[in-house]
RNA sequence: GCCAGGGUAGCUCAGUUGGUAGAGCAAUCGCCUCGUAAGCGAUAGGUCGGCGGUUCGAGUCCGCUCUCUGGCUCCA
Numbered sequence: 001g002c003c004a005g006g007g008u009a010g011c012u013c014a015g016u017u018g019g020u021a022g023a024g025c026a027a028u029c030g031c032c033u034c035g036u037a038a039g040c041g042a043u044a045g046g047u048c049g050g051c052g053g054u055u056c057g058a059g060u061c062c063g064c065u066c067u068c069u070g071g072c073u074c075c076a
Stems, first nucleotide, its partner, number of pairs: 001072007010025004019056001027043005049065005
C1' cells in the first nucleotide's frame, strides 16, 4: 500500500424491510434471609467512533475520515 471484518450502556453483544435504541452481566435501591450469597422486583446508565450527504425520517443507505483485528504484497 491492497483486501476482509469490527467500533452501539461500565463489560460482552443483539438490533429484521430505514419508522419510539435493546438484552445479559455489572452498578444503585428494595424484597427475601439471623446474616451473606443465590433468587425476585425496580431504577439509573447511550454524541450508535467522527464529519458530511440522501430522505418526511438514518444505528441501518452513500462518501470521506479515525481506530482495532486478521490476511496479502512491495521495499529495506

Predicted 3D model of a 76-nucleotide RNA (transfer RNA) from a Balneolales bacterium. The coordinates come from a structure-prediction model, not an experiment, and the mean pLDDT is 80. Taxonomically the source falls in Balneolales (Bacteria, Pseudomonadati, Balneolota, Balneolia).